[in-house]
The part of an RNA shown here (small-subunit ribosomal RNA, 3' major domain) has 463 nucleotides and comes from a Candidatus Peregrinibacteria bacterium.
Lineage of the source: Bacteria > Bacteria candidate phyla > Candidatus Peregrinibacteriota.
The RNAcentral record of the full RNA draws on ENA.
The coordinates come from a structure-prediction model, not an experiment, and the mean pLDDT is 84.
Context: one part of a larger RNA
RNA sequence: AGACGGGGACCCACACAAGCGGUGGAGCAUGGGGUUUAAUUCGUCAAUACGCGAAGAACCUUACCAAGGCUUGACAUCCCGAGAACUCAUCAGAAAUGAAGAGGUGCCGCAAGGAGCUCGGUGACAGGUGCUGCAUGGUUGUCGUCAGCUCGUGCCUUGAGGUGUACGGUUAAGUCCGCUAACGAGCGCAACCCUCGUCGUAUGUUGUAUAUUUCAUGCGAGACUGCCUGGUAUAACCAGGAGGAAGGUGAGGAUGACGUCAAAUCAGCAUGGCCCUUAUGUCUUGGGCAACACCCGUGCUACAAUGGAAUGGACAAAGCGCAGCAAAACAGCAAUGUAGAGCCAAUCGCAAAAAUCAUUUCUCAGUUCGAAUUGGGGGCUGCAACUCGCCCCCAUGAAGUUGGAAUCGCUAGUAAUCGUGAAUCAGCUAUGUCACGGUGAAUAUGUUCCUGGGUCUUGUACU
Numbered sequence: 001a002g003a004c005g006g007g008g009a010c011c012c013a014c015a016c017a018a019g020c021g022g023u024g025g026a027g028c029a030u031g032g033g034g035u036u037u038a039a040u041u042c043g044u045c046a047a048u049a050c051g052c053g054a055a056g057a058a059c060c061u062u063a064c065c066a067a068g069g070c071u072u073g074a075c076a077u078c079c080c081g082a083g084a085a086c087u088c089a090u091c092a093g094a095a096a097u098g099a100a101g102a103g104g105u106g107c108c109g110c111a112a113g114g115a116g117c118u119c120g121g122u123g124a125c126a127g128g129u130g131c132u133g134c135a136u137g138g139u140u141g142u143c144g145u146c147a148g149c150u151c152g153u154g155c156c157u158u159g160a161g162g163u164g165u166a167c168g169g170u171u172a173a174g175u176c177c178g179c180u181a182a183c184g185a186g187c188g189c190a191a192c193c194c195u196c197g198u199c200g201u202a203u204g205u206u207g208u209a210u211a212u213u214u215c216a217u218g219c220g221a222g223a224c225u226g227c228c229u230g231g232u233a234u235a236a237c238c239a240g241g242a243g244g245a246a247g248g249u250g251a252g253g254a255u256g257a258c259g260u261c262a263a264a265u266c267a268g269c270a271u272g273g274c275c276c277u278u279a280u281g282u283c284u285u286g287g288g289c290a291a292c293a294c295c296c297g298u299g300c301u302a303c304a305a306u307g308g309a310a311u312g313g314a315c316a317a318a319g320c321g322c323a324g325c326a327a328a329a330c331a332g333c334a335a336u337g338u339a340g341a342g343c344c345a346a347u348c349g350c351a352a353a354a355a356u357c358a359u360u361u362c363u364c365a366g367u368u369c370g371a372a373u374u375g376g377g378g379g380c381u382g383c384a385a386c387u388c389g390c391c392c393c394c395a396u397g398a399a400g401u402u403g404g405a406a407u408c409g410c411u412a413g414u415a416a417u418c419g420u421g422a423a424u425c426a427g428c429u430a431u432g433u434c435a436c437g438g439u440g441a442a443u444a445u446g447u448u449c450c451u452g453g454g455u456c457u458u459g460u461a462c463u
Base pairs, nucleotide, nucleotide: 001463002462003460004459005458007457008456009455010454011453012452013451015447016446019410020409021408022407023406026301027300028299029298030297031296032295033294034292035291042053043052064287065286066285067284068283069282070281073125077124078123079121080120081119082118083117086103087102088101090099091098092097107114108113127276128275130274131273132272136270137269138265139264140263141261143259148187149186150185151184152183153182154163155162156161167178168177169176193253194252195251196250198221199220200219201218202217203216204215224247227241228240229239230238231237290429303403307362308361309360310359311358312357313356319350320349321348324343325342329338330337331336369400374395375394376393377392378391379390380389416439417438418437419436420435421434422433
């Protein structure tokens, strides 16, 4: 100088408390462990792994396994030889591939030849999701959006080092003020950036019933403790008030200092070294990544009457659409099909918002709750739904009556609850993720304790 303490002082945070809703019990979905397997590819493991990489494993993907093939190779550059490229079709085969045919002769150039493509040969080389994240770059998590981390000169010390950065106030903040052997400065804080909330103004079709409006797209105004009262050290600042759409950081986002964990990633990419080279490369078919005694994490649906069912009526936002979104009409109980208007979309479509409201019914039951599971019949995508897709209808109708110890999230348009959209995508195992709006609470005026963190100080046999 640090680190640590079941030492001290002060302070902060959904850290506790006060509340609301969950998880832990059930069924299912999904990830992980374990076990099994020819293979169940690999990585990630307290917090900081486990609906994570994966914004989509039937083939492909695919890295794994079995079998069948290839060896200048599936891919790149160079050299030599031949042929335009290419199209059609036969046989063997699971395909890859092998064998044997038919058609066809282009572009530039007078020609030689050249460009592009295909086949054969030669070796230089290609190739590797093989190893090392403890050789690395880049990127990321975490402490933590915590308020800290440093430097120049000066001063103090034999030195390591200290001071500045301490102290008194104050703040969300090393924020600001005062004092001060310190005076200044840098990276952080804040502000500058984006969105939302109010007003003015300009423009206006595809939007609006004409229109002051709404809406859309620009430009501007507005909030600064500016004003008042009180407190305080005539300070910083704090409490209250006025006006105001908004008040003391208005709300949300982006933004993550010096560093810590030899934290994560060689499988996103790049890359040193090592290793493989008729194989650890590469092609194909099939299988596997989906197994199942069991254990754990994250979720969905419930256990019902603040509810289930039926009929009718109402109100969003944000997105997406040409290899696309698809209306009306018709067929079907339905999934869906026929058909194809319109739309490159403020014009047309997806599109029905759902909770909600009105009326009716059920009357406390393992039920008209709950939907797992299983049987049968269909639909869709796609070469192909057996392993292993989704959807519809009929039948079936398990467990489950609010969940032990323990444990999680949330302070306001938040929690809870209700639907909507998108990415990926032929289809989809999405109950996931990311966004969007509707309805819309309770509680905290406290810091003793638990957890994490900050400043000062003290002890130490630790570094």